[in-house]
Molecule: transfer RNA
Organism: Candidatus Woesearchaeota archaeon
RNA sequence: GCGGGUGUAGCUCAGCCUGGUUAGAGCGCUAGACUCAUAAUCUAGAGGUCCGGGGUUCAGAUCCCCGCACCCGCA
Numbered sequence: 001g002c003g004g005g006u007g008u009a010g011c012u013c014a015g016c017c018u019g020g021u022u023a024g025a026g027c028g029c030u031a032g033a034c035u036c037a038u039a040a041u042c043u044a045g046a047g048g049u050c051c052g053g054g055g056u057u058c059a060g061a062u063c064c065c066c067g068c069a070c071c072c073g074c075a
Stems, first nucleotide, its partner, number of pairs: 001074007010027004020058001029045005051067005
């Protein structure tokens, strides 16, 4: 330099292909219940505007373009 993949909650990921109601799960965190107490278990809650910018569209995490970071391969 060329090609491919990944980027969504504190962490690990789903959702993207085939755009559409309010963006989800597990773990973690906070509070409560239970317990002599802790853990486990149960209940409730907080936490994101989806890597950045632009475009298309009535509508974009999702489609298109340009970047950035990381990973893999080729040279």